[in-house]
Model confidence (mean pLDDT): 78 of 100. Predicted 3D model of RNase P RNA and transfer RNA as a complex of 434 nucleotides.
RNA sequence: AGCUGACCAGACAGUCGCUGCAGAGUUCCUUCUGCAGAGGAAAGUCCGGGCUCCGCAGAGCAGGAUGCCGGCUAACGGCCGGACGCCGUGAGGCGAUGGAAAGUGCCACAGAAAACAUACCGCCGAUGGCCGCCGGUUCUUCGGAACCGCUGGAUCAGGCAAGGGUGAAAUGGUGCGGUAAGAGCGCACCGCGGACGUGGUGACACGGACGGCACGGCAAACCCCAUCCGGAGCAAGACCGAAUAGGCAAGCGUCGACGCUGCUCGCCGAGCUUGCGGGUAGGUUGCUAGAGCCUCGGGGCAACCCGCGGCCCAGAUGAAUGACUGUCCACGACAGAACCCGGCUUAUCGGUCAGCUUCA
RNA sequence: GCGCCCGUAGCUCAGUAGGAUAGAGCGGCGGUUUCCUAAACCGCAGGUCACAGGUUCGAAUCCUGUCGGGCGUA
Numbered sequence: 001a002g003c004u005g006a007c008c009a010g011a012c013a014g015u016c017g018c019u020g021c022a023g024a025g026u027u028c029c030u031u032c033u034g035c036a037g038a039g040g041a042a043a044g045u046c047c048g049g050g051c052u053c054c055g056c057a058g059a060g061c062a063g064g065a066u067g068c069c070g071g072c073u074a075a076c077g078g079c080c081g082g083a084c085g086c087c088g089u090g091a092g093g094c095g096a097u098g099g100a101a102a103g104u105g106c107c108a109c110a111g112a113a114a115a116c117a118u119a120c121c122g123c124c125g126a127u128g129g130c131c132g133c134c135g136g137u138u139c140u141u142c143g144g145a146a147c148c149g150c151u152g153g154a155u156c157a158g159g160c161a162a163g164g165g166u167g168a169a170a171u172g173g174u175g176c177g178g179u180a181a182g183a184g185c186g187c188a189c190c191g192c193g194g195a196c197g198u199g200g201u202g203a204c205a206c207g208g209a210c211g212g213c214a215c216g217g218c219a220a221a222c223c224c225c226a227u228c229c230g231g232a233g234c235a236a237g238a239c240c241g242a243a244u245a246g247g248c249a250a251g252c253g254u255c256g257a258c259g260c261u262g263c264u265c266g267c268c269g270a271g272c273u274u275g276c277g278g279g280u281a282g283g284u285u286g287c288u289a290g291a292g293c294c295u296c297g298g299g300g301c302a303a304c305c306c307g308c309g310g311c312c313c314a315g316a317u318g319a320a321u322g323a324c325u326g327u328c329c330a331c332g333a334c335a336g337a338a339c340c341c342g343g344c345u346u347a348u349c350g351g352u353c354a355g356c357u358u359c360a
Numbered sequence: 361g362c363g364c365c366c367g368u369a370g371c372u373c374a375g376u377a378g379g380a381u382a383g384a385g386c387g388g389c390g391g392u393u394u395c396c397u398a399a400a401c402c403g404c405a406g407g408u409c410a411c412a413g414g415u416u417c418g419a420a421u422c423c424u425g426u427c428g429g430g431c432g433u434a
Base pairs, nucleotide, nucleotide: 001357002356003355004354005353006352007351008350010328011327012326013325014324015323016322018037019036020035021034022033023032024031025030039334043345044344046343047342048341049340050339051233052232053231054230063229064228065227066226067225068082069081070080071079072078083097084095085094086093087092098224099223103222104221105218106217107216120164121163122160123159124158127157128156130153131152132151134149135148136147137146138145139144172190173189174188175187176186177185191213192211193210196207197206198205199204237285238284239283240282247276248275249274250273251272252271254270255269256268258266259265292311293310294309296307297306298305299304329332361433362432363431364430365429366428367427370386371385372384373383379417388404389403390402391401392400410426411425412424413423414422
């Protein structure tokens, strides 16, 4: 100068209040005494579980979530350990990290070409053709003509993908050989691929041979594969008390009586459903002893697990935990429980400790 | 408690199966016209696409996390 992890969150004393519990007085709602009284995040409500009620033959579809490997756990999208990739001199940090030869889709502009193959500039033009110099042979009407060879030129046919250029991305990379020029065309090394062997539980790593490359990226595009998920939430749910009175309207595969013996029909009453209108909405419980905390011992690299012993640590319901005074200091941040717990994320003045790294 | 939606210029809104200069109307400013104003016409400015990070060659748009606001329901 940094990295990682853990911890603290003004301290002490006094006075007056508030909530709960216990005891006492008083005996029915008050007083006194004693004890206890917010957090690392109580927050966001982003995940997971307990608990409760409802549903449920089993399985699936739809929908959602997760996604390297192994482990921990009640469970998880969390944690621990490891693999791989990237960043950092390093301690370390970060990673939605399955599948692109299952299929579909997209890749603007630029560029020849964006996944199908192809060629703008360029390189070559070996081979075949064209033109020219030179040499030779043959013929000759003595002007030349034909053929062959050599060599040069431009470039047609054609060859190439090395180089340039475009792009985020261009059909393996570097070097040597090779060639007309080139090219995995050949070779060496590196990369890649599918098998094999070795090590590892595994992700994966290493190794020698083989293959001349078998054809980019995007799945936080659809999708495929694997795994998981029934729904709702303490205003859940349970109990006590109060209330559900008296009515109005509409309806009915209902029942009964009557009108008329039966059907139909009518009417009356009862019942049920819906609507209007009305009533109630107070208390108790759930509720805090729990996957709880602490010491020690043991197992494990660790997360975590096991055992002995000890401890009790808010429970309000218009909702308590505050105010004032004094002393001291480093001058005090973010912020307030509401059924409970395990995580994640976010906010946070500052301070302490431990381990480690780099430089001087 | 549970469920859902939104945030783009001063205001109201487009643009959201990614493609490069983010647009429109109203408003504002300047000019033309008029004696002056309004209207009309011409031009101009104005944007952290709520914030941060990520995926991607590329993000207003996709993903994750925050912040703010709103709605439904018992």